[in-house]
RNA sequence: GGGCCCUUAGCUCAGUUGGCUAGAGCACCUGUUUUGCAAUCAGGAGGUCGCUGGUUCGAGUCCAGUAGGGUCCA
Numbered sequence: 001g002g003g004c005c006c007u008u009a010g011c012u013c014a015g016u017u018g019g020c021u022a023g024a025g026c027a028c029c030u031g032u033u034u035u036g037c038a039a040u041c042a043g044g045a046g047g048u049c050g051c052u053g054g055u056u057c058g059a060g061u062c063c064a065g066u067a068g069g070g071u072c073c074a
Base pairs, nucleotide, nucleotide: 001073002072003071004070005069006068007067010026011025012024013023019057028044029043030042031041050066051065052064053063054062
């Protein structure tokens, strides 16, 4: 320098052929329970889907550029 893959909640990850501007587990907060802690149960908060643009009535999803990481080739 070139090819390919990954980037979504604090962490690990789903998200189908573009169609309700988004979910799960763990963690966190409140309550329940306990002498107390943990566990259980109920509820809650938390996201500009890496970034910037483009296509479209509509983008996490498609396209271009760019940043970081991984891997292979040179």
Molecule: transfer RNA
Organism: Minisyncoccota bacterium